[in-house]
Molecule: transfer RNA
Organism: Candidatus Aenigmatarchaeota archaeon
RNA sequence: GGGCGGGUAGUUCAGCCUGGUUAGAACGCCACACUGAUAAUGUGGAGGUCAGGAGUUCAAAUCUCCUCUCGCCCA
Numbered sequence: 001g002g003g004c005g006g007g008u009a010g011u012u013c014a015g016c017c018u019g020g021u022u023a024g025a026a027c028g029c030c031a032c033a034c035u036g037a038u039a040a041u042g043u044g045g046a047g048g049u050c051a052g053g054a055g056u057u058c059a060a061a062u063c064u065c066c067u068c069u070c071g072c073c074c075a
Base pairs, nucleotide, nucleotide: 001074002073003072004071005070006069007068010027011026012025013024020058029045030044031043032042033041051067052066053065054064055063
């Protein structure tokens, strides 16, 4: 230098192909219940500019372009 894949909650990941309900799950975290106390279990809750920017559109996590970053392959 060329090609491919990834970046969404604290962590691990769905959702993207086929744009449209308020962006989800598990684990973790907080509170409460339970317990002598913890764990487990149950109930509730907080937590996200969907890597960044621009464009298209009535509407973008999703489509297009550029950039950043991580991994793999080729040279």